[in-house]
RNA sequence: GCCCUCGUAGCUCAGUGGACAGAGUGCCUGCGUCCGAAGCAGGUGGUCGCCGGUUCGACUCCGGCCGGGGGUG
Numbered sequence: 001g002c003c004c005u006c007g008u009a010g011c012u013c014a015g016u017g018g019a020c021a022g023a024g025u026g027c028c029u030g031c032g033u034c035c036g037a038a039g040c041a042g043g044u045g046g047u048c049g050c051c052g053g054u055u056c057g058a059c060u061c062c063g064g065c066c067g068g069g070g071g072u073g
Base pairs, nucleotide, nucleotide: 001072002071003070004069005068006067007066010025011024012023013022018056026044027043028042029041030040031039049065050064051063052062053061
């Protein structure tokens, strides 16, 4: 250089055309306890890497760029 793949919440990851974009975990508050832990209840979460394009409609499809991982001369 070329090819493949990934980029969504603090972290790990779902979601592959239409619903206010979700789960687990974390964090905060309360209950709990002698104080904590476990457990329970409530709360807290996002420019869906960036820029364009297609479409009535894009996290999702297409192109370029940036970054991680892998392959190859």